[in-house]
RNA sequence: UGGGCUGUCGUUCAAUUGGCAGGACGGCGGAUUCUGGCUCCGCUAAUCUAGGUUCGAGUCCUAGCAGCCCAGCCA
Numbered sequence: 001u002g003g004g005c006u007g008u009c010g011u012u013c014a015a016u017u018g019g020c021a022g023g024a025c026g027g028c029g030g031a032u033u034c035u036g037g038c039u040c041c042g043c044u045a046a047u048c049u050a051g052g053u054u055c056g057a058g059u060c061c062u063a064g065c066a067g068c069c070c071a072g073c074c075a
Stems, first nucleotide, its partner, number of pairs: 001071007010025004019055001026044006048064005
């Protein structure tokens, strides 16, 4: 430098043909318990950035940024 893949709650993984972003773990609160753990219930919090298309974008388009992989150049 070129090509490919990935980017979503604190972590991890989903989201049909574009139509209210969800699960698990974690955290917080509660129930249960003599106390704690286990178990159960509730709450918590996210779409990498800037534009574009659209009635409507996590999803499509453009340009960037970050990470990983492959190839190449200089030394």
Predicted 3D model of a 75-nucleotide RNA (transfer RNA) from Desulfovibrio sp. A2. It matches the Rfam family "tRNA". Its family is annotated with triplet codon-amino acid adaptor activity in the Gene Ontology. The prediction has a mean pLDDT of 82. The organism belongs to Desulfovibrio, within Bacteria.